[in-house]
RNA sequence: GGACGCUUAGCUCAGCUGGGAGAGCAUUACCUUCACACGGUAGGGGUCGGCGGUUCGAAUCCGUCAGCGUCCA
Numbered sequence: 001g002g003a004c005g006c007u008u009a010g011c012u013c014a015g016c017u018g019g020g021a022g023a024g025c026a027u028u029a030c031c032u033u034c035a036c037a038c039g040g041u042a043g044g045g046g047u048c049g050g051c052g053g054u055u056c057g058a059a060u061c062c063g064u065c066a067g068c069g070u071c072c073a
Stems, first nucleotide, its partner, number of pairs: 001072007010025004019056001027043005049065005
């Protein structure tokens, strides 16, 4: 320098064919216990990597930039 893949909650990751942003773990409150753990109930937490474009509508499609990984030179 070139090719490909990935970037979504604190962590690990889903999100199928463009229309409701989610799961598990973690965390907070309450119940349970003498107390802790386990268990149960409820809740909080997101500029979907940045910018621009297409579209009535973008996490999703297109361009570009950045970061990470693999391969080639």
Annotation
Predicted 3D model of a 73-nucleotide RNA (transfer RNA) from a Bacillota bacterium. NCBI's taxonomy places the organism under Bacteria, Bacillati, Bacillota. It matches the Rfam family "tRNA". The family's RNA type in Rfam is transfer RNA.